Bacterial RNase P class A from a Pseudomonadota bacterium, 334 nucleotides, folded computationally. The coordinates come from a structure-prediction model, not an experiment, and the mean pLDDT is 75. It was read from a public genome assembly, where an Rfam model found it.

RNA sequence: GAAGCUAGCCAGACAGUCGCCGCUUAGUAAUAAGGGGAGGAAAGUCCGGGCUGCACAGAGCGGGAUGACGGCUAACGGCCGUACGUCGCGAGACGAGGAAUAGGGCCACAGAGACGAGCGUAUUAAGUUACGGUGAAACGCGGCAACCUCUACCCGGAGCAAUAUCAAAUAGGCAUGCGCAGUGAGCGAGCAAUCGCUCACCCAAGGCGGCUCGUUGGAGCAUGCGGGUAGGUAGCUUGAGGCGUGCGGCAACGUACGUCCUAGAGGAAUGACCGCCACGCGCGAGGGGCAACCCAAGCACGAACAGAACCCGGCCUACAGGCCGACUUCACUC
Numbered sequence: 001g002a003a004g005c006u007a008g009c010c011a012g013a014c015a016g017u018c019g020c021c022g023c024u025u026a027g028u029a030a031u032a033a034g035g036g037g038a039g040g041a042a043a044g045u046c047c048g049g050g051c052u053g054c055a056c057a058g059a060g061c062g063g064g065a066u067g068a069c070g071g072c073u074a075a076c077g078g079c080c081g082u083a084c085g086u087c088g089c090g091a092g093a094c095g096a097g098g099a100a101u102a103g104g105g106c107c108a109c110a111g112a113g114a115c116g117a118g119c120g121u122a123u124u125a126a127g128u129u130a131c132g133g134u135g136a137a138a139c140g141c142g143g144c145a146a147c148c149u150c151u152a153c154c155c156g157g158a159g160c161a162a163u164a165u166c167a168a169a170u171a172g173g174c175a176u177g178c179g180c181a182g183u184g185a186g187c188g189a190g191c192a193a194u195c196g197c198u199c200a201c202c203c204a205a206g207g208c209g210g211c212u213c214g215u216u217g218g219a220g221c222a223u224g225c226g227g228g229u230a231g232g233u234a235g236c237u238u239g240a241g242g243c244g245u246g247c248g249g250c251a252a253c254g255u256a257c258g259u260c261c262u263a264g265a266g267g268a269a270u271g272a273c274c275g276c277c278a279c280g281c282g283c284g285a286g287g288g289g290c291a292a293c294c295c296a297a298g299c300a301c302g303a304a305c306a307g308a309a310c311c312c313g314g315c316c317u318a319c320a321g322g323c324c325g326a327c328u329u330c331a332c333u334c
Stems, first nucleotide, its partner, number of pairs: 001330004006325001008323003012277001014275001016273003020037002023034004039305001044315001046314005051159002054156001063155002066152002068082005084095004098150002103148002105144003115140001119132004163234004173225006182201008206216003241260008279302002282299002286295003
């Protein structure tokens, strides 16, 4: 220098104006001031936990998941170390890995025949013995469990729309109180007492903002209790937390000390515009060089994947551009 391999990191910076969502202070309020406001994956919701209800004597069936050995961890199907196998010159990469004498199933191509023993040739008293191209496996105590299965270990289920709490209107429920009265006529039933229906008069509560009158009204009304809905509040962000240093450990990780507080909405804020700088690509006045080409003011354009919703540990997927460390192989120089 070239080609590789692998561990990490960043995800434009600063300033101005106008907005949006929480918080603090002042204020009766309007509002004012101050301060905070997305990610490495917030994504997929795949695995494991915390947390909160429900369920739960014990055992079995069924279902799911995992599978070398040792370690880490709250836990894991995650991570670390080692061994083994395959690939690579190498740094390294990849590996769902117990049992085939419990049982079922399957064994491509080739081969007459592929799990059943048969078949061919030779041989023998005798399916008695030997051999049989191909193929991973062939005349038999073969292979596949990444086909079912068996075995060992683990798993109760649901999820913040969990859950708790406060609590309208309307309609149900329960309790108490008041009312559904009376008169007349007609019809019907009945031996009768009486009952039912229709019509008329009269009439309680309630409505017309409190009272009287008036009007309306035509069998319910008033009060209380309770469940529950809308809605409000809590859960909600200080946590297996981040960063730094030391110590233990090959490592994952653990531990001590110091330091920091860093969104908390609820149909869901975290935005828009502009200036300047940095970056990338293109054009490029002009300059240098014999040439290939190099330098370059300036101009225009671009800047990814993506958007918290209870929290955390992992895995997987997407991602413009950039920074940096270790290591390997080859070539050259000293």